[in-house]
Context: one part of a larger RNA
RNA sequence: CUGGGCGUAAAGGGCGCGUAGGCGGUUUCGAUAGUCGGGCGUGAAAUCCCCAGGCUCAACUUGGGAAUUGCGUUCGAUACUGCGAGACUUGAGUGAGGGAGAGGAUAGUGGAAUUCCCAGUGUAGAGGUGAAAUUCGUAGAUAUUGGGAAGAACACCAGUGGCGAAGGCGGCUAUCUGGACCUCAACUGACGCUGAGGCGCGAAAGCGUGGGGAGCAAACAGGAUUAGAUACCCUGGUAGUCCACGCUGUAAACGAUGUGUGCUAGACGUCGGGAAGCCUAGCUUUUCGGUGUCGCAGCUAACGCGAUAAGCACACCGCCUGGGGAGUACGGCCGCAAGGUUAAAACUC
Numbered sequence: 001c002u003g004g005g006c007g008u009a010a011a012g013g014g015c016g017c018g019u020a021g022g023c024g025g026u027u028u029c030g031a032u033a034g035u036c037g038g039g040c041g042u043g044a045a046a047u048c049c050c051c052a053g054g055c056u057c058a059a060c061u062u063g064g065g066a067a068u069u070g071c072g073u074u075c076g077a078u079a080c081u082g083c084g085a086g087a088c089u090u091g092a093g094u095g096a097g098g099g100a101g102a103g104g105a106u107a108g109u110g111g112a113a114u115u116c117c118c119a120g121u122g123u124a125g126a127g128g129u130g131a132a133a134u135u136c137g138u139a140g141a142u143a144u145u146g147g148g149a150a151g152a153a154c155a156c157c158a159g160u161g162g163c164g165a166a167g168g169c170g171g172c173u174a175u176c177u178g179g180a181c182c183u184c185a186a187c188u189g190a191c192g193c194u195g196a197g198g199c200g201c202g203a204a205a206g207c208g209u210g211g212g213g214a215g216c217a218a219a220c221a222g223g224a225u226u227a228g229a230u231a232c233c234c235u236g237g238u239a240g241u242c243c244a245c246g247c248u249g250u251a252a253a254c255g256a257u258g259u260g261u262g263c264u265a266g267a268c269g270u271c272g273g274g275a276a277g278c279c280u281a282g283c284u285u286u287u288c289g290g291u292g293u294c295g296c297a298g299c300u301a302a303c304g305c306g307a308u309a310a311g312c313a314c315a316c317c318g319c320c321u322g323g324g325g326a327g328u329a330c331g332g333c334c335g336c337a338a339g340g341u342u343a344a345a346a347c348u349c
Base pairs, nucleotide, nucleotide: 004320005319006318007303008302012317014201015200016199017198021194022193023192025088026087027086028085029084030083033081034080035077036076037075038074039073040072041071042070049065050064051063052062053061054060091191092188093187094186095184096183097182098181103177104176105175106174107173108172109171110154114150115149116148117147118146119145120144121143125136126135162169163168206247207246208245209244210243211242215241216240220236221235222234223233258316259315260314261313262312263311266294267293268292269291270290271289272288273287274286275285276284277283278282298305299304322349323348324347331342332341333340334339
C1' cells in the first nucleotide's frame, strides 16, 4: 500500500453557505502529458538466485548466466483519463403562467382566562389534602354583579396536516421578505456534486446593560409525611420565564440513520399541483412533488429496513478501533463569567 466499519454493539459533524482540494454529462477534431508496446543507453563490483569448475567433501572460492522490477532517450499505439479547439441538451440555471403553506422580520389589533384595584349584594367561613396544617377571613374573605388596570399565552379549527437547512414556527390584519412545488418548453449551454480550513445560523438554561413582571416558579421560608425527609404533597415566594441590544454555542440538537445522483415488485391512506374521461356539487384513471402505513426481492447478528432503504452502485466529507482513568489533566484558541473546543498519559481490569 491493500484489507473492516458507523439505526440499536465504538463510530454521521447540531444545521447551512462556501475556499482549496477530490470527483464530474453527450459528441467531433487535434497534439500526446498520464497510460500501453518495441529498440538503444545506463542501472559499478561484491552479495542473493541458477549452471559449471578448483581445494579429498563442505564452508570457501573461480568463471558464466539470470536478475537489478529503476531512470534516460527514441520509435510507435490513441481506447480510457487529462490538455487545447468546436458542437449538443438530458444535468444545472434563467424566463413565462399558476396555486399551497404556523417559513422569516416589523408594526398594529381581538376575545376568553388569570391576578390585582374600586364599588354593589351578602355572611361565616374559605383554601388545601390521602387526611391535615401552615395560609386567607367579622378591619367583611370565599361566592356573585358592575367598572378599571396589567402582563403573558393564543381554546375550538388541529390532522403520523403544512412550512423551514437545522434549531424551530400556531389568534387576526397590514407592510417588507426567503424558499419549495406544478405547467409551458422560450433562453444559457456542463455553468455541476461534495467540501479540509473559513464564515453564518443555532432549543432550553445561563451571563451583561436597560425595561417589564399577570400567571408559573429553581433558590429560600413555613406546614405536613417519615425512623429521618436537606424530597415527593400543601401554603407562600426571589431570580428566571417576557421585551430591546450584546454575549454564550451546548442538548436523547434523534430518523440515535451525512450530502448528492442513478437503478431496483406491489398495495392502501393523506397534503400541494397538472392531464384525460365521465351518469361533472363529484367520481374514476393517470402524472409530478411531499408526508405516512404495510410489504416482494435484497440486506441485517437479530430487531428490523424495504423507491422517504438500513437494497444495488458511484462521488466527496465527517467519524470509530476493548472497559475504566476521561471527554478528564496539561498546553493552545474562544468566553465577562459559567464554561466551551481541541485533547493525552501513568495506572488498572
Predicted 3D model of a 349-nucleotide part of an RNA (small-subunit ribosomal RNA, central domain) from an uncultured bacterium. The RNAcentral record of the full RNA draws on ENA, Greengenes and SILVA.